[in-house]
RNA sequence: AUUAAUCUUUAGGGCAAGGUGAAAUUCCUUACCGGCGGUUUAGCCCGCGAGUCAGCCAUAAAUUAAGUGGCAGACAGAUCUGGUGAAAUUCCAGGGCCGAUGGUAAAGUCCAGAUGGAAGAAGAUUUCC
Numbered sequence: 001a002u003u004a005a006u007c008u009u010u011a012g013g014g015c016a017a018g019g020u021g022a023a024a025u026u027c028c029u030u031a032c033c034g035g036c037g038g039u040u041u042a043g044c045c046c047g048c049g050a051g052u053c054a055g056c057c058a059u060a061a062a063u064u065a066a067g068u069g070g071c072a073g074a075c076a077g078a079u080c081u082g083g084u085g086a087a088a089u090u091c092c093a094g095g096g097c098c099g100a101u102g103g104u105a106a107a108g109u110c111c112a113g114a115u116g117g118a119a120g121a122a123g124a125u126u127u128c129c
Stems, first nucleotide, its partner, number of pairs: 004126007017029003031109002033099002035048004043097002051075003055071005079095005101112003
C1' cells in the first nucleotide's frame, strides 16, 4: 500500500417564553433541531439508512396462525435569489420550505415499539499481492 474473511467497539438532535381551553411541550404567536456516503464544506443535488405496505421462502410440533429470520419489490419530505470563485442549489448575505408509525386535545421536538434495528465510522486478528 492492498484483497478477502471473521470479530469487537461505536453510530440522532430539538418546544424556552406567551395565548386559548376542563384538558394541548399536539392548536395559535413564537422558539428550537438536522443521521451516513458522494460532490468545494449540503436537512431540502445524487444515493444510502431508519419507517410503512403487501408478497415469497425458511424456521420446534400433526396442521394452521402468530412470532422470528431471510429475499426481492412498492410507497415515502423539502430551495430559491444575489455575491465570491477555476469549481459551490454545499461557502457568504437574504428570503423560503420539509420532517415515519402507534398513543394522547390534532406532535419533526412528549410517550411507545426501541436495553431494538441500522447506513456508516473506528479498531483487532488472519489472509492475497